[in-house]
RNA sequence: CGCCGUUCUCAGGGCGGGGCGAAAUUCCCCACCGGCGGUAUGCGGCUUCUGCCGCGAGCCCGCGAGCGCUUUCCCCGCUGCCGGGAAAGGUCAGCAGACCAGGUGCGAUGCCUGGGCCGACGGUUACAGUCCGGAUGAAAGAGGACAUGC
Numbered sequence: 001c002g003c004c005g006u007u008c009u010c011a012g013g014g015c016g017g018g019g020c021g022a023a024a025u026u027c028c029c030c031a032c033c034g035g036c037g038g039u040a041u042g043c044g045g046c047u048u049c050u051g052c053c054g055c056g057a058g059c060c061c062g063c064g065a066g067c068g069c070u071u072u073c074c075c076c077g078c079u080g081c082c083g084g085g086a087a088a089g090g091u092c093a094g095c096a097g098a099c100c101a102g103g104u105g106c107g108a109u110g111c112c113u114g115g116g117c118c119g120a121c122g123g124u125u126a127c128a129g130u131c132c133g134g135a136u137g138a139a140a141g142a143g144g145a146c147a148u149g150c
Stems, first nucleotide, its partner, number of pairs: 005146006016030004032129001033119002035063004042055005058117002066095002068092001069089007099115005121133003
C1' cells in the first nucleotide's frame, strides 16, 4: 500500500404392484420423486386504494454437489505429452440435462386444461433419477449471535 467482517446452526426427495428370467427395486408395463437464488397475470394477508408482505417454475435465467478439465506433486518406465495415484482450483462449461399445444389475459415456456420430456460418478448374479458406496463428506444458499459503520 492492497485485500478481507468474525462465528455458530441448518441445508434432498423417490420402486408400491405386475411381467420375462438362473439372476433385475437396474430390462418391460403401470407407478413414484423434484436442492438453492432470481423472475411473477396465481393463492393468502394487510391497506392510507396506492402499494406492501408471505408463498408460488424439475424442463425461463443463473448457481450447487459429481464427472470432465486445468495446475502441482508422487510412482512405474530408457524417455515420455502415455499409464497409475494424491492434492488443489472452481477460471473453462465439455457431460450440464429436459416443454410444447390450447385457454385466459395488456402481459404467461411461470396460471388453468391436455399431452410430453429430463435426471453425475463408481458398484451390482442383468443395463439404476429411486438400491449400495464416496457421504457422519462437500455445498448453492437460509437463518441466528457478535462486531463495525450510518
The RNA shown here (FMN riboswitch aptamer (RFN element)) has 150 nucleotides and comes from Aquamicrobium defluvii. Its Rfam family is "FMN riboswitch aptamer (RFN element)". About the family: The RFN element is a highly conserved domain that is found frequently in the 5'-untranslated regions of prokaryotic mRNAs that encode for flavin mononucleotide (FMN) biosynthesis and transport proteins. The model forms 97% of the base pairs in the Rfam consensus. RNAcentral holds the sequence, with entries from Ribocentre.